This is a predicted structure of a 470-nucleotide part of an RNA (large-subunit ribosomal RNA, domain I) from an uncultured fungus. Rfam family: Eukaryotic large subunit ribosomal RNA. A reference for the family is Yusupov et al. (2001), "Crystal structure of the ribosome at 5.5 A resolution", Science. The full RNA is in RNAcentral, with records from SILVA. The coordinates come from a structure-prediction model, not an experiment, and the mean pLDDT is 81.
[in-house]
Context: one part of a larger RNA
RNA sequence: GGUUGACCUCGGAUCAGGUAGGGAUACCCGCUGAACUUAAGCAUAUCAAUAAGCGGAGGAAAAGAAACCAACAGGGAUUGCCUCAGUAACGGCGAGUGAAGCGGCAAAAGCUCAAAUUUGAAAUCUGGCGCCUGCGGUGUCCGAGUUGUAAUUUGGAGAGGCGUCUUCUGGUGGGACCCAGCCUAUCUUCCUUGGAACAGGAGGUCACAGAGGGUGAGAAUCCCGUUCUCGGCUGGAUGCUCCCACCUGUAUGUAGUGCCUUCAACGAGUCGAGUUGUUUGGGAAUGCAGCUCAAAAUGGGUGGUAAAUUUCAUCUAAAGCUAAAUACUGGCGAGAGACCGAUAGCGCACAAGUAGAGUGAUCGAAAGAUGAAAAGCACUUUGAAAAUAGAGUCAAAAAGUACGUGAAAUUGUUGAAAGGGAAGCGCUGGAGACCAGACUCGGCCAAGGACAAACAGCCCUCCUUCUGGU
Numbered sequence: 001g002g003u004u005g006a007c008c009u010c011g012g013a014u015c016a017g018g019u020a021g022g023g024a025u026a027c028c029c030g031c032u033g034a035a036c037u038u039a040a041g042c043a044u045a046u047c048a049a050u051a052a053g054c055g056g057a058g059g060a061a062a063a064g065a066a067a068c069c070a071a072c073a074g075g076g077a078u079u080g081c082c083u084c085a086g087u088a089a090c091g092g093c094g095a096g097u098g099a100a101g102c103g104g105c106a107a108a109a110g111c112u113c114a115a116a117u118u119u120g121a122a123a124u125c126u127g128g129c130g131c132c133u134g135c136g137g138u139g140u141c142c143g144a145g146u147u148g149u150a151a152u153u154u155g156g157a158g159a160g161g162c163g164u165c166u167u168c169u170g171g172u173g174g175g176a177c178c179c180a181g182c183c184u185a186u187c188u189u190c191c192u193u194g195g196a197a198c199a200g201g202a203g204g205u206c207a208c209a210g211a212g213g214g215u216g217a218g219a220a221u222c223c224c225g226u227u228c229u230c231g232g233c234u235g236g237a238u239g240c241u242c243c244c245a246c247c248u249g250u251a252u253g254u255a256g257u258g259c260c261u262u263c264a265a266c267g268a269g270u271c272g273a274g275u276u277g278u279u280u281g282g283g284a285a286u287g288c289a290g291c292u293c294a295a296a297a298u299g300g301g302u303g304g305u306a307a308a309u310u311u312c313a314u315c316u317a318a319a320g321c322u323a324a325a326u327a328c329u330g331g332c333g334a335g336a337g338a339c340c341g342a343u344a345g346c347g348c349a350c351a352a353g354u355a356g357a358g359u360g361a362u363c364g365a366a367a368g369a370u371g372a373a374a375a376g377c378a379c380u381u382u383g384a385a386a387a388u389a390g391a392g393u394c395a396a397a398a399a400g401u402a403c404g405u406g407a408a409a410u411u412g413u414u415g416a417a418a419g420g421g422a423a424g425c426g427c428u429g430g431a432g433a434c435c436a437g438a439c440u441c442g443g444c445c446a447a448g449g450a451c452a453a454a455c456a457g458c459c460c461u462c463c464u465u466c467u468g469g470u
């Protein structure tokens, strides 16, 4: 010096990791905020601190460890229930509205900052990189940070000093608790009917199981279940829960406790006052909000009638966290029913917020059942086809995907009867058809009763030539 390029400036594209929206909304919190109605009219009032509307969250939310309630021998966070009580109170004191303390119960749990000089030592924390037993630990290096990160302290106290005795950590493995799955009795015996036995008859078995469902008809015993069962087995989940075993001991530490009285900070445009609006049972003002004024520190708030003086009691506002008892027409997962049974029950038992209507907001149906099993009619025949006639399946097609049963109005066809004064209706007489019942004849079966004859057996009498006769 050249090349690939690098660097600087500008523009564009991509992007690790992180964060927010939107929907839903039964319950919850905050805001906003009516009227219909009631007052037998209506304006304050009531409906209502509700509905519609807006915003925000959780499995619950909100509230919550007293600037409380009280006036007692005082109680002691919040929430919910019973009671207080339709009471006190509010109210054109009309209509109406309407709490709280106490007491009893459910559930119970307490805590953290700011404000202090660690001052003999920022003792604190994020990040990169390395290692490890990996929601983290540890080493190292930057960074944050003295305009303050830690430790200590929170009014019930506390710090400091001097004493006494007492408390204690972390890990691993197993089990329980939790979730899911699986496991456990007894006929398919015989006869009959039937397409099929789960029916009838006969004979059994189990039963802490005879709940229920399925299977070709009413199945404890065929199948799934049911019972034993707060059981057993397998897998998962994973913890500040409980029990057991083993390892590990951090201490000049941590937590409690007695005395001394040496210290001892405690939340501002806030409390409060005036005024306006609203709200409340809150009435000379219960709460909230706007505007004006605007504090104190032996202070301040409250003590349900305004104000002054005084005394007493009780809490400690203007910062924050917190489980349970409580709520729940949404979501997810279960169980049940003196509920409905297809014009009922959700609008929807079905391709339902569908088809469809409306410019749109919005409105919004009808519609379940062949059979045990499709075995869903092969094949032939006529026809262009739809379909027809045969044939076939089936227990049945008088169950043929317009399908279980298949009422009524209504329509077609066939048969019967009738017909001038509409049909119809009432009373009465007659005719026809059909049916129940009664009666009669014949045949068969079964049961009961009476009588007769014959035969057999038994008993008795007599005879006897004895496998006898009477």
Base pairs, nucleotide, nucleotide: 027058028056029055030054031053038045042092068075069074079106080105081104082103089097090096110321111320112319113267123149124144125143127141128140129139130138131137132136158263159262160260161259162258163257165256166255168253170247171246172245173244174243175242176241177239178236179235180234181233182232183231187203188219189202190201191200192199204221205220206210212224213223214222272293273292274291275290276289277288278287299316300315301314302313303312356363357362376403379390380389382387462469463468